[in-house]
Context: one part of a larger RNA
RNA sequence: CUGGGCGUAAAGCGCGUGUAGGCGGAUGCGCAAGUCAGAUGUGAAAGCCCCGGGCUCAACCUGGGAACUGCAUCUGAAACUGCGUGUCUUGAGUAGUGGAGAGGGAAGCGGAAUUCCUGGUGUAGAGGUGAAAUUCGUAGAUAUCAGGAGGAACACCGGUGGCGAAGGCGGCUUCCUGGACACUAACUGACGCUGAGACGCGAAAGCGUGGGGAGCAAACAGGAUUAGAUACCCUGGUAGUCCACGCCGUAAACGAUGAGUGCUAGAUGUCGCAGGACUUGACUCUUGCGGUGUCGCAGCUAACGCACUAAGCACUCCGCCUGGGGAGUACGGCCGCAAGGCUAAAACUC
Numbered sequence: 001c002u003g004g005g006c007g008u009a010a011a012g013c014g015c016g017u018g019u020a021g022g023c024g025g026a027u028g029c030g031c032a033a034g035u036c037a038g039a040u041g042u043g044a045a046a047g048c049c050c051c052g053g054g055c056u057c058a059a060c061c062u063g064g065g066a067a068c069u070g071c072a073u074c075u076g077a078a079a080c081u082g083c084g085u086g087u088c089u090u091g092a093g094u095a096g097u098g099g100a101g102a103g104g105g106a107a108g109c110g111g112a113a114u115u116c117c118u119g120g121u122g123u124a125g126a127g128g129u130g131a132a133a134u135u136c137g138u139a140g141a142u143a144u145c146a147g148g149a150g151g152a153a154c155a156c157c158g159g160u161g162g163c164g165a166a167g168g169c170g171g172c173u174u175c176c177u178g179g180a181c182a183c184u185a186a187c188u189g190a191c192g193c194u195g196a197g198a199c200g201c202g203a204a205a206g207c208g209u210g211g212g213g214a215g216c217a218a219a220c221a222g223g224a225u226u227a228g229a230u231a232c233c234c235u236g237g238u239a240g241u242c243c244a245c246g247c248c249g250u251a252a253a254c255g256a257u258g259a260g261u262g263c264u265a266g267a268u269g270u271c272g273c274a275g276g277a278c279u280u281g282a283c284u285c286u287u288g289c290g291g292u293g294u295c296g297c298a299g300c301u302a303a304c305g306c307a308c309u310a311a312g313c314a315c316u317c318c319g320c321c322u323g324g325g326g327a328g329u330a331c332g333g334c335c336g337c338a339a340g341g342c343u344a345a346a347a348c349u350c
Base pairs, nucleotide, nucleotide: 003322004321005320006319007304008303012318014201015200016199017198021194022193023192025088026087027086028085029084030083031082033081034080035077036076037075038074039073040072041071042070049065050064051063052062053061054060091191092188093187094186095184096183097182098181103177104176105175106174107173108172109171110154115149116148117147118146119145120144121143125136126135162169163168206247207246208245209244210243211242215241216240220236221235222234223233258317259316260315261314262313263312266295267294268293269292270291271290272289273288274287275286276285277284299306300305323350324349325348332343333342334341335340
């Protein structure tokens, strides 16, 4: 390199938008670049192969043939690919109507709880644990009542429920805003799929500047435990957690399963929409489309298992793997304020 692969053995980029490129629906006509056929020229000789000949044979030498799968030119074919042009509507999109949703951003509001402060009642304990102690409390704690301050998170509803490309999203109201879905079939007429680079988004932790700080809590301190205890348990407690703006760009970023399309038994739960049947009706039954679960046939799989949400049967495009360690490291480059990230070896060794 080819081949074979990528749920768990090595291997799907964390996710999207999209450039180049690759691939691309139905039908008519034209062209003839790819494609196919024929002809001509060329494809040196030697060698390989076939039929002969010469050294006693062979190796070796030698005559003839075939072949040289290629290239060029000419003539022709027009199914397929391509190119040009016309038409079409099923792919894709637009429009109209409609309901669902923790989808995103901003502003405002609310109650429960914790903590703190003030005041009242009240008295000796409280707290904590396996048991204790550190700790708090006669300067009046804990408990309880009233008032106030402040920050953060939103019990029940809540659900293999919903939404989002992923990360992720959960009190209520308003404003701004994205997407999906169902029905209608009016419009455009292949406008599509994928996507190297590129660009954007991207949990937590961390970083910069300025705020904020109730609870929790790395570090740290103390008390226990223990042979020791730089831990697990307890009492405290600072960064941080929160907000604004700017960085970082990672993760078991997981369904450990890239995106798109078509095809391939069923059964059952649930969410959204639309239609139908019965009905007074919330119901119930049924059909279709779209999502989300469970079980299961064929098939697949090393097995486990997957099984119309495929890991089945096929096609298109991208990414990735190629024994373990060394190593996701060194060096170089790019990015970053830093922490570090991305790209990514070799010696040596088994």
Predicted 3D model of a 350-nucleotide part of an RNA (small-subunit ribosomal RNA, central domain) from a metagenome. The full RNA is in RNAcentral, with records from SILVA.